């Protein structure tokens, strides 16, 4: 550096339960896609929510970005 192959792997929406005020999580199902759709949420941007409350608090990694990693050149 890349997915032409191989070996795998992940699982989007939508729906059902259950937690939250919420964004949204987790589990089933089901596969839009994905070369890291593996980890990272005060290491850095950015997006989203706000019941209470007068000063915060919380969520997104499949937004960019930090890392690690399987095959191959």
């Nucleotide at each position: 550096u890349g997915u032409u192959a191989a070996u795998a792997g992940c699982a989007a929406a939508c729906c059902c339960a259950c937690a939250g005020u919420a964004a949204u999580g987790u589990g089933g199902c089901g596969a839009c896609g994905c070369a890291a759709a593996g980890c990272u949420a005060u290491a850095g941007g950015g997006u989203c929510u706000u019941a209470a409350u007068u000063g915060a608090a919380g969520a997104c990694a499949g937004c960019c970005a930090g890392u690690u990693g399987c095959c191959g050149a």
c-di-GMP-I riboswitch aptamer from a pig gut metagenome, 73 nucleotides, folded computationally. It matches the Rfam family "c-di-GMP-I riboswitch aptamer". Gene Ontology term of the family: cyclic-di-GMP binding.